[in-house]
RNA sequence: GAAGGGAGUCGGGUGAUCGCCUGCUGUAGGCAGGAGGAAAGUCCGAGCUCCAUAGGGCAGGGUGGUCGCUAACAGCGACCGGGGGUGACUCCAGGGAAAGUGCCACAGAAAAUAUACCGCUCCGUGAGACGGCCGAGAGGUCGAUCCCAUUGGGUAAGGGUGAAAAGGCGAGGUAAGAGCUCACCGCGGCCCUGGUGACAGGGUUGGCAUGGCAAACCCCACCCGGAGCAAGACCGAAUAGGGGAGCGUUGGAGAGUGGCCCGCUCGAUGCUCCCGGGUAGGUCGCUAGACCCCAGCAGCAAUGCCGGGGCCAGAGGAAUGAUCACCCUCCUCGGAUUCCCCGGGGAGACAGAACUCGGCUUAGAGACUCGCUUCCGCA
RNA sequence: UGGGGUGUCGUCAAGUGGUAAGACACGGGCCUUUGGAGCCCGCAUCCGGAGGUUCGAAUCCUCCCACCCCAGCCA
Numbered sequence: 001g002a003a004g005g006g007a008g009u010c011g012g013g014u015g016a017u018c019g020c021c022u023g024c025u026g027u028a029g030g031c032a033g034g035a036g037g038a039a040a041g042u043c044c045g046a047g048c049u050c051c052a053u054a055g056g057g058c059a060g061g062g063u064g065g066u067c068g069c070u071a072a073c074a075g076c077g078a079c080c081g082g083g084g085g086u087g088a089c090u091c092c093a094g095g096g097a098a099a100g101u102g103c104c105a106c107a108g109a110a111a112a113u114a115u116a117c118c119g120c121u122c123c124g125u126g127a128g129a130c131g132g133c134c135g136a137g138a139g140g141u142c143g144a145u146c147c148c149a150u151u152g153g154g155u156a157a158g159g160g161u162g163a164a165a166a167g168g169c170g171a172g173g174u175a176a177g178a179g180c181u182c183a184c185c186g187c188g189g190c191c192c193u194g195g196u197g198a199c200a201g202g203g204u205u206g207g208c209a210u211g212g213c214a215a216a217c218c219c220c221a222c223c224c225g226g227a228g229c230a231a232g233a234c235c236g237a238a239u240a241g242g243g244g245a246g247c248g249u250u251g252g253a254g255a256g257u258g259g260c261c262c263g264c265u266c267g268a269u270g271c272u273c274c275c276g277g278g279u280a281g282g283u284c285g286c287u288a289g290a291c292c293c294c295a296g297c298a299g300c301a302a303u304g305c306c307g308g309g310g311c312c313a314g315a316g317g318a319a320u321g322a323u324c325a326c327c328c329u330c331c332u333c334g335g336a337u338u339c340c341c342c343g344g345g346g347a348g349a350c351a352g353a354a355c356u357c358g359g360c361u362u363a364g365a366g367a368c369u370c371g372c373u374u375c376c377g378c379a
Numbered sequence: 380u381g382g383g384g385u386g387u388c389g390u391c392a393a394g395u396g397g398u399a400a401g402a403c404a405c406g407g408g409c410c411u412u413u414g415g416a417g418c419c420c421g422c423a424u425c426c427g428g429a430g431g432u433u434c435g436a437a438u439c440c441u442c443c444c445a446c447c448c449c450a451g452c453c454a
Stems, first nucleotide, its partner, number of pairs: 001375004006370005012327007020034005036350001040361002043359005048228004055262004060224005065079005080094001081092004095219002100217002102213003117159002119155004124150003128146002130143005167185002170182003186208001187206008232284004242275006254266003277453003291310004296305003328348008380450007389403003397434001405421005427443005
C1' cells in the first nucleotide's frame, strides 16, 4: 500500500426569527424542560397490579454441548465438538435413532429381519469344436482342452439405481469371493491419565453387532398458574335501575379470565345470555430507575463490589417543528490546471415515546476510532 | 395501546412432507349467416417475502410484510 475480518462511538453543528407541548411562578416580549439506537416488530424474559400468599394431578407449551453471569431469559461470556476459510475469524434448534411406533416418493435386485438383476464361480446335463481310440463308412466312445445353453448351489469384489446400499483402503486367502484373516484408518465396549465439566490423549478388546429423519410421533432432563396499565384503586354524573329466555336457593346455580378434574374463597331482593337504556368525566397508578456518567478493585470475559457526581418527556388520540444565514460530509456541473483552489446546484438515512426495565430480531444515508489477518513493496 | 386471526391463478377455493384438484372468468379452436349456449384445448414454474431443517417444503421451524377482527364504565 492492497484486500479482508472483528469490536465500538456518533448519527449533523452554531446563531437568529416564528411556532407546538408540559410544569412553575413574579401572569409577561417570563423561566425551566421536551424522542431513539432502534422509541419499531411485540418475538422472549422480568418488575408492577388483580385473581388463593398461586395449591395438587392431567393435558398443553417451551428449552436442549459444558461451565459460569444475571432479578430472569430462548439473552450474554468463556470453553468443548462439528462445518467453512490460507488466515484473522465465522456458522451450528449441538440430548436420545440399541425403549417403541412411523416415513424414506421415483429409480433400483434390495430402503433395513437384508437381498441377488447383470456379472464371477462350482457341480451336473445337453449340443458343438479340437484331439486320442474303435469302425470300411455312417457314427460311437473318452477328455487336466475350448466354447455355448441350462437345472441346482456359492458369492457380494465389480457393474448399474438412488439423496442414501449394510465399515473404508491395501495385502493374504479362495473354485470365485467375503472382517474369512492381517496392517492402517473409522466405529462400539472396558480401563487408565488430564480437566469442575463438555471432552481430549493413551491402552486393551470386539471383527463390525442395528443407514437417514426426532424443525415426525415419542423418550429423557429442566422450566412454565392466568390475565394484562383499556391491569388496578378512589371520586363524580346520568337512567326505564326496563323487558325476555334459561339455571338455581345450602345435597347449592354460578363467580374468582381463555382446556379438564380436585382443592380453596365467595355465593341467594341470586347467577348466565339476549334486547333495550345511560355515560364517553376527574384524580391516582405515572416515572428516581435491576437509571446515567467518571474512577478504583476482583475476574480471560460476561459481570459483580465499592467511591464520587448527576436528574433526564410524562400526556389527553398524542407536543418535540418550520424558515433563513454560516459551517461540516458527500455527489454533480462549470472555471482554473498539477494542486486540493474558486463559483453554481443538489443530498444528509431509518424512524419516532404512550406503565417501566433486560434482551433478541428487523430497518438504516453517512462519518469516525481501536485491535487483528493475508499478500506485495522498501529498510 | 393491548389481544386474536388470515394470506394458494383475476375471483371462490381443495391440498398438512413425494413435486398444486376443481368451479367461474380469460385466451384459442370446432359448430353457426352472426352472437349466445354446447364441445375440445390452454392458462400457478416466485403457494405473501427471505432464510433454515429434510434426499425432497404450499405443508415443519425462525424472522419480516400486507390485510382483517375484538375491546371502557354504570345499571
This is a predicted complex of two RNAs, RNase P RNA and transfer RNA, with 454 nucleotides together.